The prediction has a mean pLDDT of 86. The part of an RNA shown here (large-subunit ribosomal RNA, domain IV) has 355 nucleotides and comes from a Candidatus Omnitrophota bacterium. The sequence was found in a public genome assembly. Lineage of the source: Bacteria > Pseudomonadati > Candidatus Omnitrophota. Its Rfam family is "Bacterial large subunit ribosomal RNA".

Context: one part of a larger RNA
């Protein structure tokens, strides 16, 4: 010095990115308990009291004995003693009674995520993943759809309230407008198309003929073999026509206007497939920006309330809300404390030194 405790004057978060760390609370008992709510919660809310041992009354259950009573039975009733419960009420000792040990710190806001669950075995548990709901979409059963080269096999010993795919993501209140691109799904008129058929032509070889047979020499060429191969014929697809966004996706710009100014219901104009509606907004989304205004603070780049100028929100790549959960996240307040002001003491086991 380091590790692992235990204690601390007076302050109490001033520490720190952040109350990280360690106090504090803690167990039964009783009182008593608010907003908000899905009426089930929240709630152990919060917030007081009570607790040791001694005596010992009430009152409760059980009952031998005993009495009474009757339809004399394994009957009904009342019920002392006893034992079991209960504890008013008194006494008594401590500094202190779940006397050790174990044993929630509590409250108000705002963000995700409905929730219980799941996960990076060895940095991460989380807002992620999953969920139950909601939708779209294939599939009629020898299903679809997967694995397999095949037999087969799961899907199912299942049958559309089944089974696969895909998005959301409890619940309430909703879910706008584009079909011009992509993509599916239909649709067949045309237009373009494959091998295939088809076979005009057009070459090879050649029997045999012809030429100056001066050279294995030149031309011509039926038949059969062969090679090419127009035209015409020829499915889906594509091209085309429609449809459909809980399908991939999109969801505007200039310019002028109202009798203070500012603003612009309101007009023109350009372009588009349409030009972003309900709602929420400096937000897990706001660059500029510590936006501006208000709250909390003595002092607040976070935080909460509005505001709407939304660089770059917006509705199943959901929108906006919400009890009631969360070892998320954040922001603020009581307790409480060696975290700190600012350190000190103790105890233990290394470190050092000897052996």
């Nucleotide at each position: 010095c380091u590790c692992u405790c235990c204690u601390u004057a007076a302050g109490g978060a001033a520490c720190u990115c952040g109350g990280c760390a360690a106090u504090c609370u803690g167990g039964c008992c009783c009182c008593g308990u608010a907003a908000c709510u899905u009426c089930g919660g929240g709630a152990g809310a919060a917030g007081g009291g009570g607790u040791g041992c001694c005596c010992u009354a009430a009152g409760g259950g059980u009952g031998a004995a005993a009495a009474u009573c009757u339809u004399u039975a394994c009957g009904a009733u009342u019920g002392u003693a006893g034992c079991c419960u209960g504890g008013a009420g008194g006494g008594u000792c401590a500094c202190a009674g779940u006397a050790a040990a174990g044993a929630a710190g509590c409250c108000c806001g705002g963000c995700c995520g409905a929730c219980u669950g799941u996960u990076u075995a060895g940095u991460a548990a989380a807002a992620a993943c999953a969920c139950a709901u909601c939708g779209c979409u294939c599939u009629g059963c020898g299903a679809a759809g997967u694995c397999g080269c095949a037999a087969g096999a799961c899907a199912a010993u299942g049958u559309a309230u089944a089974g696969g795919g895909c998005g959301u993501g409890a619940c309430a209140c909703c879910u706008g407008c584009c079909c011009g691109g992509u993509g599916c799904u239909g649709g067949a008129a045309g237009g373009u198309u494959a091998a295939g058929a088809g076979g005009a032509g057009c070459g090879g070889u050649u029997a045999u003929c012809c030429c100056c047979u001066u050279g294995a020499g030149g031309g011509a060429g039926a038949a059969g073999c062969u090679g090419c191969g127009a035209a015409u014929u020829g499915a889906a697809g594509c091209c085309c026509c429609a449809g459909u966004a809980a399908a991939c996706g999109g969801c505007g710009g200039c310019c002028g206007u109202a009798a203070c100014u500012a603003u612009a219901a309101c007009g023109g104009u350009c372009c588009u497939a349409a030009g972003g509606u309900a709602g929420c907004g400096a937000a897990a989304u706001u660059c500029c920006u510590u936006g501006u205004g208000g709250g909390g603070u003595a002092a607040g780049u976070u935080c909460c309330c509005a505001c709407g100028u939304g660089c770059a929100c917006g509705a199943a790549u959901g929108g906006u809300g919400u009890a009631a959960c969360g070892a998320g996240u954040u922001g603020g307040g009581c307790g409480c404390u060696g975290u700190c002001u600012c350190a000190a003491g103790g105890a233990g086991a290394g470190g050092c030194u000897c052996g």